[in-house]
Context: one part of a larger RNA
RNA sequence: GAUUGAACGCUAGCGGCAUGCUUAACACAUGCAAGUCGAACGGCAGCACGAGGAGCUUGCUCCUUGCUGACGAGUGGCGGACGGGUGAGUAAUACAUAGGAAUCUGCCCUAGAGCGGGGGACAACCCGGGGAAACCCGGGCUAAUACCGCAUAAUCUCUACGGGGAAAAGCCGGGGAUCUUCGGACCUGGUGCUUGAGGAUUAGCCUGCGUCCGAUUAGCUAGUUGGUGGGGUAAAGGCCUACCAAGGCGACGAUCGGUAGCUGUUCUGAGAGGAAGAUCAGCCACACUGGGACUGAGACACGGCCCAGACUCCUACGGGAGGCAGCAGUGGGGAAUAUUGGACAAUGGGCGCAAGCCUGAUCCAGCAAUGCCGCGUGUGUGAAGAAGGCCUUAGGGUUGUAAAGCACUUUCGGCGGGGGAGAAAAGCCGAGCAUUAAUACUGCUCUGUGCUGACGUUACCUACAGAAGAAGCGCCGGCUAACUCCGUGCCAGCAGCCGCGGUAAUACAGAGAGUGCGAGCGUUAAUC
Numbered sequence: 001g002a003u004u005g006a007a008c009g010c011u012a013g014c015g016g017c018a019u020g021c022u023u024a025a026c027a028c029a030u031g032c033a034a035g036u037c038g039a040a041c042g043g044c045a046g047c048a049c050g051a052g053g054a055g056c057u058u059g060c061u062c063c064u065u066g067c068u069g070a071c072g073a074g075u076g077g078c079g080g081a082c083g084g085g086u087g088a089g090u091a092a093u094a095c096a097u098a099g100g101a102a103u104c105u106g107c108c109c110u111a112g113a114g115c116g117g118g119g120g121a122c123a124a125c126c127c128g129g130g131g132a133a134a135c136c137c138g139g140g141c142u143a144a145u146a147c148c149g150c151a152u153a154a155u156c157u158c159u160a161c162g163g164g165g166a167a168a169a170g171c172c173g174g175g176g177a178u179c180u181u182c183g184g185a186c187c188u189g190g191u192g193c194u195u196g197a198g199g200a201u202u203a204g205c206c207u208g209c210g211u212c213c214g215a216u217u218a219g220c221u222a223g224u225u226g227g228u229g230g231g232g233u234a235a236a237g238g239c240c241u242a243c244c245a246a247g248g249c250g251a252c253g254a255u256c257g258g259u260a261g262c263u264g265u266u267c268u269g270a271g272a273g274g275a276a277g278a279u280c281a282g283c284c285a286c287a288c289u290g291g292g293a294c295u296g297a298g299a300c301a302c303g304g305c306c307c308a309g310a311c312u313c314c315u316a317c318g319g320g321a322g323g324c325a326g327c328a329g330u331g332g333g334g335a336a337u338a339u340u341g342g343a344c345a346a347u348g349g350g351c352g353c354a355a356g357c358c359u360g361a362u363c364c365a366g367c368a369a370u371g372c373c374g375c376g377u378g379u380g381u382g383a384a385g386a387a388g389g390c391c392u393u394a395g396g397g398u399u400g401u402a403a404a405g406c407a408c409u410u411u412c413g414g415c416g417g418g419g420g421a422g423a424a425a426a427g428c429c430g431a432g433c434a435u436u437a438a439u440a441c442u443g444c445u446c447u448g449u450g451c452u453g454a455c456g457u458u459a460c461c462u463a464c465a466g467a468a469g470a471a472g473c474g475c476c477g478g479c480u481a482a483c484u485c486c487g488u489g490c491c492a493g494c495a496g497c498c499g500c501g502g503u504a505a506u507a508c509a510g511a512g513a514g515u516g517c518g519a520g521c522g523u524u525a526a527u528c
Stems, first nucleotide, its partner, number of pairs: 001528004006524005013375006019368002021333001026331003030328003035078003040075002043071001047069002049066008085286003094211002097208004103203001108199003112195004116150001118148002125140006155166004170191006178185002212258003219249003224246008261283004265276004288309005311322004339365001341364003347361001348359004378408004388399004412469001414464001417462003427451002429448001430446005472517004477498003483512003487508001493500002
């Protein structure tokens, strides 16, 4: 000099854009952060609507009912493995880079084959029982895209090549003939399901090279190193196991100890380097501590399950409940770090045919000079060089065109003044093409019309009034830009280094003058 996720002191007008627990991976009150689908299913607790009945206060209450809308609870599907947080652990099961072969892959895309015919349950519900509760038990009824056989097999798989084994589900829209038990059959479109193939994407695995300090850590290793047989995995492999051999690593630093998430990047520097790894992005690890598996395409799963532990809470003492390193917020720790805000309008995600619902992701707002950038605190004129202050050789000098005065302007702020973009395109209604028996339905394209904004009193433009509301902080011996007076008298004090102070101190304290930066200025800490 540059820099910072900074803190502290004094001071402080506005806006834009960023950033904001670096400490206790300490403990957490409260609310919210993952649901959705009735176009899979049986249903009907509550609500709305329609219909019927009764009562009467004549527009309310009660009861019954429904191919109605919708839907609590339940079965079922998909999603809760993403998104969000944190950096404890980890020095290599990680990261970065370059490669590899023995793999999996829901949803998505491409083309192919199929979707036939049956069965028995379990919730919800009803009945009964236990318990303070959490919840649990017994009996009975029932549906499905839930579950289980049978058939079939383009394909896959096993094979001794003869053969054996393996699937599935329906739902919704529309309809001219024909049939009909009036439910439909049938035709057709969409969606879904099963099966294997290819693709895309994702994930798992292996190898080379690189990645902090310590030798006051020199030897380490028994599934250890390799082989064979077997097991196991989606998959290679001591990954596991039985047997056999005795190997493997190491001064090119093994092992041990300490420290640490890694990278793109960031800061500094002419560079080479050095330091850092906040925000943003990629990867990894973790989710009260330790262990375990289940489900699933995917987890050994932050807001799932089981066991153990510590802690907290409830209890009828028998037994139960919980996990903010999600967003806010609280206590604590600390020099120190924000609101228990708004909205799904946009972007994205989950579910759904869709409408839509959910989304503390996200977009916004609030707080903080924490940082960067921009603007303002007036402009012109004005010498009697006013008054006052300070200095003085007492003449004067200086503050100083500074002020006052005169003339003007109105940025920002104010005035809930007036006007006013953009972020909005999709989605919903009409014509053409495809499909089809079809002018239904559905999909694609096009035109037009209307609806959708949290921010929001938006940005921006403009009216009005009036210089009106807006300057401080450090320094002044040398380094280092800037000097005098008074006070003090090795005292009080200053200080980054050299050093000042013991009676004229440009170095302490005050004042006036000056100098530097300026909504900031200094100090401390830290890096180059």
Model confidence (mean pLDDT): 82 of 100. A computed fold for a 528-nucleotide part of an RNA from an uncultured prokaryote, annotated as small-subunit ribosomal RNA, 5' domain. The RNAcentral record of the full RNA draws on ENA.